[in-house]
This is a predicted structure of a 393-nucleotide RNA (Bacterial RNase P class A) from a Burkholderiales bacterium. Rfam family: Bacterial RNase P class A. By type it is a ribozyme. The model forms 93% of the base pairs in the Rfam consensus. Lineage of the source: Bacteria > Pseudomonadati > Pseudomonadota > Betaproteobacteria > Burkholderiales. A source record names the gene rnpB.
Formats: sequence, structure tokens, C1' cells
RNA sequence: GAAGCCGGCCAGACGGUCGCCGGAGGCGGCUGCCUCCGGAGGAAAGUCCGGGCUCCGCAGGGCAGGGUGCUGGAUAACGUCCAGGCGCCGCGAGGCGACGGAAAGUGGAACAGAAAGCACACCGCCGAUGGCUGGUCGGUCGGUCGCGAGAUCGGCAGGCCUUCUCAGGCAAGGGUGAAAAGGUGCGGUAAGAGCGCACCGCGACGGUGGCGACACCGUCGGCACGCCAAACCCCACCCGGAGCAACACCAAAUAGGCAGGUGCAGCGCGGUUCGCCGCGCGAAAGGGUGGCCCGCCCAAGCCUGCGGGUAGGUGGCUCGAGCCGCGGGGCAACCCGCGGCCCAGAUGAAUGACCGUUCCCGACAGAACCCGGCUUAUCGGCCGGCUUCACUC
Repeated sequence: GAAGCCGGCCAGACGGUCGCCGGAGGCGGCUGCCUCCGGAGGAAAGUCCGGGCUCCGCAGGGCAGGGUGCUGGAUAACGUCCAGGCGCCGCGAGGCGACGGAAAGUGGAACAGAAAGCACACCGCCGAUGGCUGGUCGGUCGGUCGCGAGAUCGGCAGGCCUUCUCAGGCAAGGGUGAAAAGGUGCGGUAAGAGCGCACCGCGACGGUGGCGACACCGUCGGCACGCCAAACCCCACCCGGAGCAACACCAAAUAGGCAGGUGCAGCGCGGUUCGCCGCGCGAAAGGGUGGCCCGCCCAAGCCUGCGGGUAGGUGGCUCGAGCCGCGGGGCAACCCGCGGCCCAGAUGAAUGACCGUUCCCGACAGAACCCGGCUUAUCGGCCGGCUUCACUC
């Protein structure tokens, strides 16, 4: 210098004017005004996990259902984080991984292929052995000829060579497939093959190290137990439900509920022995108590009170697993101690508009009970640590 890897941080800056929401103080006081202070994010997002909080349910246990899944730790908890192991990728810094169980059962493997699991033979290799074709060599038995050596014909059993590649053998090579029954090499064989051997892999046992996942070493086994559990399933552990429109409090009008009371008059005129009687107006004025009256009970209606709910209002609401600094423990996640700080809280719902200066012309996007994560979106820039390559000294 180039190309990368990992971690952390910023998210235009400054000034002015006018507004909006909240808090404190003051003034005036049916409600406004003034001053001061504070006012979105790294993701406020998706609502995918986990917890706090609230109400409901709950003796305890089990079933069903859901989730998690190498080991150890962190944490309020987690599917998150840290450290480690193993596997894969990268020269490397590093990155990625649902990473328990397939010698408990059930099931699956499309297409292709001969065959997809206690498999199979399409091409291919072999054809040792058995068979077949042809040749050859002797042996033996019999016939014929010959005095004889022997010649010739036929049979029987066999050796060697050869043909077919028939029976059959093989699973090395080719081919199919995501995957083909350990890999490489040497030996071996008719050809082959863990058939034998060495190394690697795999399994069992033992030892050593480690809390552990696991690693290393040794001995033995010729290889048995192929793959899929993000198929059912098995194993271990975890999980009650609903959610701030939770929930609590205050509380109209109207209509229900409950309790108590009341519940059939009033007015006018005339008479009167002053006790009432008659007439008229008016009228919804009822039911039961054997027919009537009193009394009592009930009902409609009316009055008062209580109670639940609704509209509306208030709380929940932001001081919290909080932030900053220092010190300590730990490889780290994180934890402990001390000191300092207060940092939106709306409810038609604020955080905006305009102007000026300036720069490298500014992305994705906006709280709604809170917090820890994950995931997704994001113009550009800064800082730190590290790797590889090239060059120079």
C1' cells in the first nucleotide's frame, strides 16, 4: 500500500422567530396568562420468544397439548448471551451448524436404476469346477489281419490343449441415483471379494486427561449397526389462562333490582243537634279478608334511601432487572461495592413550521404499561483490534 475479518460508536451542526405536549413556580381565579425546565430510536418496527405487573383459576399428582434439545456457565427468564467440544467452510483473521436417540417399534426413499436393506446382476470380468465342440497323447479291454514285432477298427476310464460362454462363479470396473453394503495399497484368485495383511475409518473393552461435551493411548474384533426423527415415535427438561381495551377507584341521565314510607282524595253550595248529612263538580282510584263497615294484607302509582352497571372522569403511567463514573471479581457473558444523575408520558393523541449561516447535502423510520432478546429496514461516516499478500529498510 492492497484485499479482507471482528468489535464499538455517530445518525447533519449552529443561531433566531412562532407554535404543540408534560412538569415546577407565580399571577389572576367558573378558566386562562407569564417565567423556567424536559420532550422519540438504534431500530420506537415485526409482535417472533422470555420476564415483570394485573385479574381469573389452582391441595398434590397424572393424562392430553405445546416448546426446547452437544457441554459448562450467565440471567428475573428465554428459542438470548458467553466460554468450550465436535462437524463443515475459509491460506488466514474468522464464519456457519434443530448438534439427544435409527443394535424399542411403525413408516418413508419420487424419478432413474439390475438392485433402496438381512438387496441385486444391465453392460462387464471369469468360466477354475461340471457340461459341450474339435484335436492330441499314452493306458486298458475286445474283434480282425499277421508266425511275430506290430497294424487297424471299436469300447471304457483318463491326461493335456481347444470351442461355446451353457450351467455356474464374481461384485473389481462401467452405468443409475441424493444415497449402492467401509477407504487406499499390497498379496491372493479362474475372475474376484476383509479372502489375508498394513494403515485409516468403525465397534467393544481398558487406561489417562477434563466438572463435562470430548480428546488421546493401548488391546481386541474383519466389519456386525447404511440414510431419514425439520416422519410418527422414544428419552430428558420446561410450560395454568387472559392481557393496560389487564385491573382498581369516583360516578350522571334513562331503564331494571332491593328496602322503607305512602297508597283513593279534593273543591263548591245548602242544612246541622257541630258528631256529620244532602246535592253538584271532578274522578285512574283496584284486589283479598264468606255479604257490609272498621282494621289488616297485596297491587298500580308516588316519595325517600341503597346497590350493580353504562356515559364520563381519575389512577394504573413511568424511579427502572434505570443511566453515568470509579474500584473490585471473572477468559467472558455478567456480578458486587461506592459516588453522582432524573432522562417523553399523550388519550384525537405533542415532539412541528419558517428564516439565516455552514458541511462531505443527511438513510431507514416515529413512543402508547414496562423491560431483556431475536429478526427485519437503514445514505454515509468515525474509532479500535486482527489476518493475508506485495514492496521498502